[in-house]
């Protein structure tokens, strides 16, 4: 600015925080706990962040750079299922 269907169930999930256990760690898993979430179900495929066990390398040295094979799905964005319903 335009419109005029409804005025929306049933319920779900869980950040911070904690408490136990795994991990180098970053996180992860269960319990309490609820900022929030219409996918804050699930997938690491593209970007992106977070870590740095091991590795290369710098240094007389306590160290320091640098990198994921790790991690993060409640960073984005893609695939996928699910819910509602006027659509």
């Nucleotide at each position: 600015a335009u419109a005029a269907a409804u005025u929306u169930u049933u319920g779900g999930c869980a950040a911070a925080c904690u408490u136990g256990c795994c991990g180098a760690a970053a996180g992860g898993c269960a319990g309490g706990g609820a900022c929030g979430c219409a996918a804050a179900g699930c997938c690491a495929c593209a970007g992106g962040u977070c870590u740095a066990a091991g590795g290369u390398u710098c240094g007389g040295g306590u160290g320091g750079a640098c990198u994921a094979u790790g991690a993060c799905a409640g960073c984005u964005g893609g695939g996928u299922u699910g819910c509602c319903g006027a659509a």
This is a predicted structure of an 87-nucleotide RNA (c-di-GMP-I riboswitch aptamer) from Paenibacillus hemerocallicola. Its Rfam family is "c-di-GMP-I riboswitch aptamer". Its family is annotated with cyclic-di-GMP binding in the Gene Ontology. The organism belongs to Paenibacillus, within Bacteria. The prediction has a mean pLDDT of 84. It was read from a public genome assembly, where an Rfam model found it.